[in-house]
RNA sequence: GGCCCCUUAGCUCAGUUGGUUAGAGCACGUGACUCAUAAUCAUGGGGUCGUAGGUUCAAGCCCUACAGGGGCCA
Numbered sequence: 001g002g003c004c005c006c007u008u009a010g011c012u013c014a015g016u017u018g019g020u021u022a023g024a025g026c027a028c029g030u031g032a033c034u035c036a037u038a039a040u041c042a043u044g045g046g047g048u049c050g051u052a053g054g055u056u057c058a059a060g061c062c063c064u065a066c067a068g069g070g071g072c073c074a
Stems, first nucleotide, its partner, number of pairs: 001073007010026004019057001028044005050066005
């Protein structure tokens, strides 16, 4: 220098060849239970979907550039 993959909640990830609310588990807050803690049960908060543009009536999903991480080739 060229090519490929990944980027969604604090962490690990799902999200059906674009469609009507952005989710799960763990973690965290609160409550119940307990002498107390843990476990368990109930409930709640938390997101610019890496950044910026573009396509579309509509984008987490498609296109482009850039950034970060990983890999292959030279």
Transfer RNA from a Bacteroidota bacterium, 74 nucleotides, folded computationally. It matches the Rfam family "tRNA". Rfam links the family to the GO term triplet codon-amino acid adaptor activity. It is annotated as a transfer RNA.